[in-house]
RNA sequence: CUCGAUAAAGGCAUACCCGUCGUGAGGCGGGGACGCAAAGCCACGGGACCGGCCCAAGCCGGUCAGCCGGGCCACCGAAA
Numbered sequence: 001c002u003c004g005a006u007a008a009a010g011g012c013a014u015a016c017c018c019g020u021c022g023u024g025a026g027g028c029g030g031g032g033a034c035g036c037a038a039a040g041c042c043a044c045g046g047g048a049c050c051g052g053c054c055c056a057a058g059c060c061g062g063u064c065a066g067c068c069g070g071g072c073c074a075c076c077g078a079a080a
Base pairs, nucleotide, nucleotide: 002080003077004076011036012035016031017030018029019028020027021026034066040072041071042070044069045068046067047064048063049062050061051060052059053058
C1' cells in the first nucleotide's frame, strides 16, 4: 500500500415523529435506528426526482453523495 476481523476505541444514521425553511424534489435542528469501513467531502459521467417553458421532441434551472461510476481526504490494525 492492498485489504477489512464475531478485534478495540470512536463515528454516521433509514423508515417514522416533532419543529423550521422551500412551490416542489428536498435542506437544517431535535428525537429515533434500518443499516454503513468512507453512510466523510465534490453534482464530473450515468441515473432518479422536482419546477418552468413547450403540442411534442426537448431546453433551462434545481434536488439526491444512503442509486452506480469517478475525483479528493481520512480513524483503527488481526489475518492475508

About this RNA: This is a predicted structure of an 80-nucleotide RNA (c-di-GMP-I-GGC riboswitch aptamer) from a bacterium. Of the family's consensus pairs, 100% are formed in the model. Its Rfam family is "c-di-GMP-I-GGC riboswitch aptamer". The family is grouped with related families in Rfam's "c-di-GMP_I riboswitch clan". It was read from a public genome assembly, where an Rfam model found it.